[in-house]
Molecule: SAM riboswitch aptamer (S box leader)
Organism: uncultured Tenacibaculum sp.
RNA sequence: AUGUUAUCAAGAAAGGUGGAGGGAAUAGACCCUUUGAAACCUUAGCAACCCUUUGUGCAAACAAAGAAGGUGCUACAUUCUACUGUAUAUUCUGAAUUUAUUUCAGAACCUAACAGAGAGAUAACGG
Numbered sequence: 001a002u003g004u005u006a007u008c009a010a011g012a013a014a015g016g017u018g019g020a021g022g023g024a025a026u027a028g029a030c031c032c033u034u035u036g037a038a039a040c041c042u043u044a045g046c047a048a049c050c051c052u053u054u055g056u057g058c059a060a061a062c063a064a065a066g067a068a069g070g071u072g073c074u075a076c077a078u079u080c081u082a083c084u085g086u087a088u089a090u091u092c093u094g095a096a097u098u099u100a101u102u103u104c105a106g107a108a109c110c111u112a113a114c115a116g117a118g119a120g121a122u123a124a125c126g127g
Base pairs, nucleotide, nucleotide: 003125004124005123006122007121008120013043014042015041016040017039021032022031023030026082027081028080029079044074045073046072049070050069051066052065053064054063055062056061078119083116084115085114086113090108091107092106093105094104095103096102
């Protein structure tokens, strides 16, 4: 590198160095940023994956409490969209009905919602 499982709309920032980018990658959108981006360092914090304690249990596991240690994280939902399905709106074409609308079929495009997929991030485990 890759694999398995779980989670991803909650939560939590100051200082120093630095000096122009950044929000993973591609495209679009929307944002952050010289009132100082990325990165690094220090301190603080959040959370509770691993973990600790207690209880139940044959066990697997579950529940409660905790935060010393290992990670992680501390703008925006993983910032949003992209692929599929469902539903909806608009436009065009054709047909029927009928004279200003309705229905059906096909095509295009867009929007937002829900579900899923894909990609990604993190943890634990495996190799």